Notes:
The RNA shown here (SAM riboswitch aptamer (S box leader)) has 111 nucleotides and comes from a Bacteroidota bacterium. Its mean pLDDT, the model's own confidence on a scale to 100, is 81.

RNA sequence: UGCUUAUCAAGAAAGGCUGAGGGUAAUGGCCCUGCGAAGCCUUGACAACCUGUUCCACUGAUGUGGAACAAGGUGCCAAAUCCAUCCCGCCGAAUGCGGGACAGAUAAGUC
Numbered sequence: 001u002g003c004u005u006a007u008c009a010a011g012a013a014a015g016g017c018u019g020a021g022g023g024u025a026a027u028g029g030c031c032c033u034g035c036g037a038a039g040c041c042u043u044g045a046c047a048a049c050c051u052g053u054u055c056c057a058c059u060g061a062u063g064u065g066g067a068a069c070a071a072g073g074u075g076c077c078a079a080a081u082c083c084a085u086c087c088c089g090c091c092g093a094a095u096g097c098g099g100g101a102c103a104g105a106u107a108a109g110u111c
Stems, first nucleotide, its partner, number of pairs: 002110007013043005021032003026085004044077001046075001049073003052069007081103001086100005
């Protein structure tokens, strides 16, 4: 980097360094930001994907499913993945809403 599967409207900030951008690449919108953006460090929290521990149920089964915990590996801590873009539906148009695709993020697995 590619591929597969699952999830993505819930949840959770303080301090230090630094100093102007950031919210995905683009376009449009909207928003955050010198009452300090992004980045780095420390601590803390959130969550429960994987490992682990305990319990329950099922199974021929070393297996499967569920619940709890949060020790380990990740992740994450403005707004739905901030919204739209392409397709479809509600409806003929506008607006709005819903579904899907594409793209992206994360986890686990794999070449």